The RNA shown here (FMN riboswitch aptamer (RFN element)) has 130 nucleotides and comes from Peribacillus huizhouensis.
[in-house]
RNA sequence: GUCUAUCUUCGGGGCGGGGUGUAAUUCCCCACCGGCGGUGAUGAAGUAAAUCUUCAAAGCCCGCGAACCUUCGGGUUGAUUUGGUGAGAUUCCAAAGCCGACAGUAUAGUCUGGAUGGGAGAAGAUGGAG
Numbered sequence: 001g002u003c004u005a006u007c008u009u010c011g012g013g014g015c016g017g018g019g020u021g022u023a024a025u026u027c028c029c030c031a032c033c034g035g036c037g038g039u040g041a042u043g044a045a046g047u048a049a050a051u052c053u054u055c056a057a058a059g060c061c062c063g064c065g066a067a068c069c070u071u072c073g074g075g076u077u078g079a080u081u082u083g084g085u086g087a088g089a090u091u092c093c094a095a096a097g098c099c100g101a102c103a104g105u106a107u108a109g110u111c112u113g114g115a116u117g118g119g120a121g122a123a124g125a126u127g128g129a130g
Base pairs, nucleotide, nucleotide: 002129003128004127005126006125007124008123009122010121016030017029018028019027031110032109033100034099035064036063037062038061042056043055044054045053046052059098060097067076068075069074080096081095082094083093084092102113103112104111
């Protein structure tokens, strides 16, 4: 270092200002936010140097989770373009866009609730295997 068993810990962010109104953090204008794994031409550090090593790096590319349904096998489940560079980019650079479960309530990604829940997974400890 790999596989495996048990256990422990961790494991989601965001309404600020104005307008209308009897009433809106829900509508309108301006704002604000982005779970986990993979990929990744970018960045940083190490090194004499590197194509080597380590760390970070996509909401809208591929999957997973939450939610809902289920005959418990599984199923359903949101969103990106244009220009630039280049051998190669929906990941880099620039610009303009778009999306966000269910229940409640004046129509909610941001409030309240199911939830002191669940969870993709991450880190660690101990034992075992080759």

The model forms 100% of the base pairs in the Rfam consensus. Taxonomically the source falls in Peribacillus (Bacteria, Bacillati, Bacillota, Bacilli).